This is a predicted structure of a 1529-nucleotide RNA (small-subunit ribosomal RNA) from a metagenome.
The prediction has a mean pLDDT of 83.
Rfam family: Bacterial small subunit ribosomal RNA.
[in-house]
RNA sequence: AGAGUUUGAUCCUGGCUCAGAACGAACGCUGGCGGCGUGGAUAAGGCAUGCAAGUCGAACGGGAUCCUAGAGACCCGCAAGGGUUUCUGGGUGAGAGUGGCGAACGGGUGAGUAACACGUGAGCAACCUACCUUCAGGAGGGGGAUAACCCCGGGAAACCGGGGCUAAUACCGCGUAACACCUUAGGGUCGCAUGACUCUUAGGUGAAAGGAGGGGAUCCUUCGGGACCUUCCGCCUAAAGAUGGGCUCGCGUCCGAUUAGCUAGUUGGCGGGGUAAUGGCCCACCAAGGCUUCCAUCGGUAGCUGGUCUGAGAGGAUGGUCAGCCACACUGGGAUUGAGAUACGGCCCAGACUCCUACGGGAGGCAGCAGUCUAGAAGCUUCGGCAAUGGGCGAAAGCCUGACCGAGCGACGCCGCGUGCGGGAUGAAGGCCUUCGGGUUGUAAACCGCUUUCAGAGGGGAAGAAGUGCAUAGGUGUCAAUACCUCCUAUGUUAGACGGUACCCUUAGAAGAAGCCCUGGCUAACUCCGUGCCAGCAGCCGCGGUGAUACGGAGAGGGCGAGCGUUGUUCGGAUUUAUUGGGCGUAAAGGGCGCGUAGGCGGUUUGUAUAAGUCUUCAGUGAAAUUUCCAGGGCUCAACCCGGAACCUGCUGGAGAAACUGUCAGACUUGAGUAGAGGAGAGGAGAGCGGAAUUCCCGGUGUAGCGGUGAAAUGCGUAGAUAUCGGGAGGAACACCAGUGGCGAAGGCGGCUCUCUGGCCUCAAACUGACGCUGAGGCGCGAAAGCCAGGGGAGCGAACGGGAUUAGAUACCCCGGUAGUCCUGGCCCUAAACGUUGUGCACUAGGUGUAGGAGGUAUUGACCCCUUCUGUGCCGUAGGUAACCCACUAAGUGCACCGCCUGGGGAGUACGAUCGCAAGGUUGAAACUCAAAGGAAUUGACGGGGGCCCGCACAAGCGGUGGAGCAUGCGGUUUAAUUCGAUGCAACGCGAAGAACCUUACCGGGGUUUGACAUUACCGUCAGGGAUCUGGCCUCUUGGGAAACCAGGGGGUUUUAGAUAAACAGGUGCUGCAUGGCUGUCGUCAGCUCGUGUCGUGAGAUGUUGGGUUAAGUCCCGCAACGAGCGCAACCCUUACAUUCAGUUACCAGCGGCUAGGCCGGGAACUCUGGAUGGACUGCCGGUGAUAAACCAGAGGAAGGUGGGGAUGACGUCAAGUCCUCAUGGCCCUUAUGUCCCGGGCUACACGCGUGCUACAAUGGUCGGUACAAAGAGUUGCAAAACCGAAAGGUCAAGCGAAUCUCAAAAAACCGGCCUCAGUUCAGAUUGGGGUCUGCAAUUCGACCUCAUGAAGUUGGAAUCGCUAGUAAUCGCGUAUCAGCAACGACGCGGUGAAUACGUUCCCGGGCCUUGUACACACCGCCCGUCAAAUGACCCGAGUUGACUGCACCAGAAGCCGUUUACCCAACCCGCAAGGGAAGGAAACGUCGAAGGUGUGGUUGGUAAGGGGGAUUAAGUCGUAACAAGGUA
Repeated sequence: AGAGUUUGAUCCUGGCUCAGAACGAACGCUGGCGGCGUGGAUAAGGCAUGCAAGUCGAACGGGAUCCUAGAGACCCGCAAGGGUUUCUGGGUGAGAGUGGCGAACGGGUGAGUAACACGUGAGCAACCUACCUUCAGGAGGGGGAUAACCCCGGGAAACCGGGGCUAAUACCGCGUAACACCUUAGGGUCGCAUGACUCUUAGGUGAAAGGAGGGGAUCCUUCGGGACCUUCCGCCUAAAGAUGGGCUCGCGUCCGAUUAGCUAGUUGGCGGGGUAAUGGCCCACCAAGGCUUCCAUCGGUAGCUGGUCUGAGAGGAUGGUCAGCCACACUGGGAUUGAGAUACGGCCCAGACUCCUACGGGAGGCAGCAGUCUAGAAGCUUCGGCAAUGGGCGAAAGCCUGACCGAGCGACGCCGCGUGCGGGAUGAAGGCCUUCGGGUUGUAAACCGCUUUCAGAGGGGAAGAAGUGCAUAGGUGUCAAUACCUCCUAUGUUAGACGGUACCCUUAGAAGAAGCCCUGGCUAACUCCGUGCCAGCAGCCGCGGUGAUACGGAGAGGGCGAGCGUUGUUCGGAUUUAUUGGGCGUAAAGGGCGCGUAGGCGGUUUGUAUAAGUCUUCAGUGAAAUUUCCAGGGCUCAACCCGGAACCUGCUGGAGAAACUGUCAGACUUGAGUAGAGGAGAGGAGAGCGGAAUUCCCGGUGUAGCGGUGAAAUGCGUAGAUAUCGGGAGGAACACCAGUGGCGAAGGCGGCUCUCUGGCCUCAAACUGACGCUGAGGCGCGAAAGCCAGGGGAGCGAACGGGAUUAGAUACCCCGGUAGUCCUGGCCCUAAACGUUGUGCACUAGGUGUAGGAGGUAUUGACCCCUUCUGUGCCGUAGGUAACCCACUAAGUGCACCGCCUGGGGAGUACGAUCGCAAGGUUGAAACUCAAAGGAAUUGACGGGGGCCCGCACAAGCGGUGGAGCAUGCGGUUUAAUUCGAUGCAACGCGAAGAACCUUACCGGGGUUUGACAUUACCGUCAGGGAUCUGGCCUCUUGGGAAACCAGGGGGUUUUAGAUAAACAGGUGCUGCAUGGCUGUCGUCAGCUCGUGUCGUGAGAUGUUGGGUUAAGUCCCGCAACGAGCGCAACCCUUACAUUCAGUUACCAGCGGCUAGGCCGGGAACUCUGGAUGGACUGCCGGUGAUAAACCAGAGGAAGGUGGGGAUGACGUCAAGUCCUCAUGGCCCUUAUGUCCCGGGCUACACGCGUGCUACAAUGGUCGGUACAAAGAGUUGCAAAACCGAAAGGUCAAGCGAAUCUCAAAAAACCGGCCUCAGUUCAGAUUGGGGUCUGCAAUUCGACCUCAUGAAGUUGGAAUCGCUAGUAAUCGCGUAUCAGCAACGACGCGGUGAAUACGUUCCCGGGCCUUGUACACACCGCCCGUCAAAUGACCCGAGUUGACUGCACCAGAAGCCGUUUACCCAACCCGCAAGGGAAGGAAACGUCGAAGGUGUGGUUGGUAAGGGGGAUUAAGUCGUAACAAGGUA
């Protein structure tokens, strides 16, 4: 730091996804040790059990128990003595109580809270503060009770009532007291408004408590002691400090405007009350205020912060552990006590829940530490200790302390260590792969040597402890004191949970210790097997349909490592909310337009102006911890801990500066405006007027049609239309002028005239003096359609009717036609309201039109020309842009302000609000779903787009097919099988150039299994000669059998057979979508590319386009291109002419001979044969053309413009065809899917199609006669002649391996005869009979001959094919295959031999250029909507059921406050007393008041019959809307 993903490719926009870091985590697999951290995030759900707050006897009464001294009584005992008990005294001191202090700290949690709650900085002149410290004083003298305790009573219990006794540092008066407080009067100092501080003066109010140690004298004494002295602790008052709190204020602190208005104690005042204290905090009265778009109110969410995570930073997210603050303690309400609470382990009330109960009543609150249940993916021990640190009480010892310190559990995190180290190649074995050679695992192992951390065993063994107390000794202070007490010093002693832990030593042995994820790209790492769109994977793109580096396994490799992956979440990448740091012409995005409020921004200049912003400096604060740094420190290192520094970017205060912004004051004229002189205009509103045209009405003329369309019909017309003439009515719109001309802010504005009226431009420069720009809300205007009311209505014309079209046609076309269109008034408020471009100002080359003005020059003249201002167009430089394009009218360069955007769909939808009469408008989501959607440009392809051009493409012709019969192929059907393949053109007389058996692959049946065929090994045989046997081969033959085959026999010949074993053979089995090769097709179409250069960000373009020309990318010219390659052409074959060479088997002019036949001699002329050569090249002339290329015409020539024909097929397309020619990967079969045999089938037959043959006849048929070819074939062959047969053919057999012989007759043609238009003397199918030939064999299933039979068919619907010259048509001949033949096929050969082409509009195919495109599998493309099915989400919904909440009312607990006083009452007062009073209590009443109830609203959930649209889902239905002019843009 980036990467993947939209496309055929490209650039851009834009989303999605990944790589990083982090976590209080969880899950999966795995797991050796230690240190330091950390651990209920969900249910603020419920809790068993134990513990978490007590302490003080030196405040007090009292005292169980135990010890002890003395005396008495009783018992036992001879006694000593013992026991029990009573009394007196001393000591000990449990439990409970009164009292004091603490319990408001510490600990937990985050429900509530959007708030002065928190953070930060100020303020209190408006306050409190127990314990602690300092200082100044004081502590006199009394009184009455009450718990405990005792007695009685009630109750199940909790607990309660009555009577009686008693103490205090408990309680209460009195006295005293000021520097306290209140009040009176006067003064001083200061401040910040109220005021603060202080001095003097007078009056009033108002305190206290004792306890402990020691002590000589004096006094008292119950003889214990007390007074007294002294010390310590405690008490009261006042002041001050410290600490802790309370209150107030500035600033900061989440989301929602689909929450825009909120507020009645509300805002303020006066006076009271209340509080520690200000204050509507509360109350009475008065006023009518207060808050809010700088976001009040309402709703949602949330404890806040230091910090933490991330990030380059700015930011974003977060607030667990630690620390500060706040809030809460089962839920709600309330007060009491107290210095402090509205009190977690207190109280009262209400409620829910749990427990006990004798049913009458009671008890409880783990969000303390452990622990438990529940919910959950999920978070620990019912541990040890007060040794340390800290806290409470105490004079102290000490007690208490789940705070805390430690240990335990969990890889939850961070950090550290280990699982060994060195050597070791024959590169062992095994595994995996393999091209079979090898490679790899891999120095890895084995093996040899070494070491011992950690864990194990044994031994030693800390620091953490400072103190305190006690003892002894010494000193010091206090004191009358050597006593007591305080303090200091020394010595000794006391105390460690962790823990026999850390650490150290010894010891044995490599010993006890490695996994997890990944390997298609991103992203480091590849092979084999299995699977076969299955199973599965997947973060995104995407893998899997038989060769998967993507699934599963294995091997190998990569990464990390006691962990590794996954999931979740946050930040990052994401400049993808853009302050740093984005955009808005076409990608998402400029408001339809203006006026203007708030706001934002604002020209030049002056000032010892000011100092809010700004800048400098100083001070305070910004807690600690955290973070960063340190040649800092401590644990062996690190994590961790300690120290120091920096940082804390902030806030506050002081001082200073004055450029800029702001403010104040003054000035200016250039911005803006006013006045003046001119100007143009469909600018607006109203009124009036005009002509043309349409329609209608009346009248005339006139007659049969008119109208309309692609063609028609509906319609109108003999009741007189259309047409035409005249007259009239009425409404609407204004031809020409008219122009990328004008005006307006936009919408928009078009005949003429008048009235009223807005804006703009130019000139000159008089006046004002910044008066300006923009503009959230707001207000106004706002096409068409639409709505309301009233008019109007000619034409046009939604809806509607009819006619057509069509498969349908609720459309396009036609005939009608209502709303509407028009006017007046009122609504609506939207448009592709578009320049898809907000407004204003400034700056930045030019050129050329046009509209309106001004000036200059010149002139008769404003005719031209030049300058300038304003508007409106085009081209274009720089610059910009993704590109297209924009370019002084910016989309360039800047400034100011506003509006808007943030992936596509869902959706401009739902809900809500608001506007509207309605239609509907404005505002405007989410769930869910996709990995794209999109812009510009590129190359193709396509178009019922355009241009140019070609082709038997059409047209012009000739002949066919489609109808018939037959042949042949295919489909279909049938069948045991009818083998397989080929399927638009480009399958269908195709593979097949020969299916009766064979072929043959199919079917039935029967054999066979190393095989019908190949290779290898081994056994055997094989040396030379010979005999014999067996076997093989050849031949003859017997039995079984359909044959193969099985079982034999005879003869001959020969040297190889045979058996065994596995490897393997074999397969016309599958895959042509795994392939090679070959082939078809576009297409013999003229195209397809490359190098270098240039242009473009790029895909790409250029070249190859353009002007001509050609059959041709053929050639010429031009050109940022210059060249080149594969194609075209030519070179090759054949044919047409000539020459030459050669002359048999071909030929025969001349000569000779004869059997009269080139037969023979001969000839070498001709024909011919087959080698060579020549010939044709637009070469020549003329014309056209750019003078070019070329074209046209002509001459010559056998041939003329590639002479005719052939061979030759560019880059590529169709996953075209072929695994059944062959080859071949993979898969499959292996006594069968191999192989052999017989028979059958491929020849079936209701049908459909293709290709052909023969015909339908007279241009013919038939009979007879007479001519003329070419090219082939032949020894398993062609076969003459002769003879036989009516013929097919047969017999015999010459010749010929062929320019010699044979097939072989050519046929049409020509000559002559008959037939005379008829289903015929046409046509020949079909059927019957008889034959011939081939063959092992013609039944299924051959061909031919002959006799007989004599079907359909009389020229063929829609449609469709071939052919442009020696062609079509027509006629015959030959060959391959082959025993024969289903051949009418195929491939060749010659004979006879036409017609037509105006032309390129149309059909088909193709080429080039251009255009559009939403296509790229490329139009057989893409794609829309309804319906049907499934799935999940959402909206509405009669209702129903919760939660929260407003308002009104009812009722009203506890309690505070208030009122009252029939009741009760020790302290004080009066009183001798009785009694009374005051105060208090209790009770009653009242205000307030929680839960509760009733009614009525609001908000928000759950659920719901039914309704609705929307989304998604390989192959459903109907159509064809869009993309091409998408067939109606």